This is a predicted structure of a 95-nucleotide RNA (c-di-GMP-I riboswitch aptamer) from a Gemmatimonadota bacterium. It was read from a public genome assembly, where an Rfam model found it. Taxonomically the source falls in Gemmatimonadota (Bacteria, Pseudomonadati).
RNA sequence: CGCUGCUCAGAGCACACCCGGGGAAACUCGGGGUCGCAGAGCCAGGGAGCUACCGCCGCCGGGAAACCGGCUGCCAUGCCAGCCCAGCCGCCAGC
Numbered sequence: 001c002g003c004u005g006c007u008c009a010g011a012g013c014a015c016a017c018c019c020g021g022g023g024a025a026a027c028u029c030g031g032g033g034u035c036g037c038a039g040a041g042c043c044a045g046g047g048a049g050c051u052a053c054c055g056c057c058g059c060c061g062g063g064a065a066a067c068c069g070g071c072u073g074c075c076a077u078g079c080c081a082g083c084c085c086a087g088c089c090g091c092c093a094g095c
Base pairs, nucleotide, nucleotide: 002095003094004093005092012037013036017032018031019030020029021028022027035082041088042087045085046084047083049079050078055074056073058071059070060069061068062067
């Protein structure tokens, strides 16, 4: 340096759920928790997935109108690294 994670060491992270904060939501942050994880470290560039405040289309209701309210659908610029790929950095052991 490369490959591998059978074995060793010291650690690390934290699903569901609960409490509190943020957010329209997806989700996220802090604390508890401990399903699991050998990259469950970082990164939203590509793909997959999730959400739809705003916006657009349509329908319904109100209104003289401007417009207002409700609902379906569409939409990523939002989210997701514990779905995969690419990129970055790194522990131990074996070969």